[in-house]
RNA sequence: ACCUCACGUUAGGGGUGCCGCCAGCGUCUUGCCGGCGGCUGAGAGAGACCCUUCGAACCUGUACGGGUCAUGCCGUCGUAGGGAAGCGUGGACGCCACACC
Numbered sequence: 001a002c003c004u005c006a007c008g009u010u011a012g013g014g015g016u017g018c019c020g021c022c023a024g025c026g027u028c029u030u031g032c033c034g035g036c037g038g039c040u041g042a043g044a045g046a047g048a049c050c051c052u053u054c055g056a057a058c059c060u061g062u063a064c065g066g067g068u069c070a071u072g073c074c075g076u077c078g079u080a081g082g083g084a085a086g087c088g089u090g091g092a093c094g095c096c097a098c099a100c101c
Base pairs, nucleotide, nucleotide: 005090006089007088008087009086010085011052012051013050014049017039018038019037020036021035022034024032025031058082059081060080061077063076064075065074066073
């Protein structure tokens, strides 16, 4: 200088929003609950998916810009602050020792 990954396992962490229609409930026009369909996404309650310090999984925002029927839809601030780990197997890279030529 390069590589700094993959898989397995045990344990742990995390989110579940927006729109339309229908049924029910209610403080009666806004909310709750369920069903169906649609949007984004890995995932919108799935025993699934994602993430676990090599940590943008996820949390913290009346933020800014764009877009959408609408949204935590996209981007930025963001190399911000917080955030859950051990073991095993294999790979890659480097170093050392020995043997042979």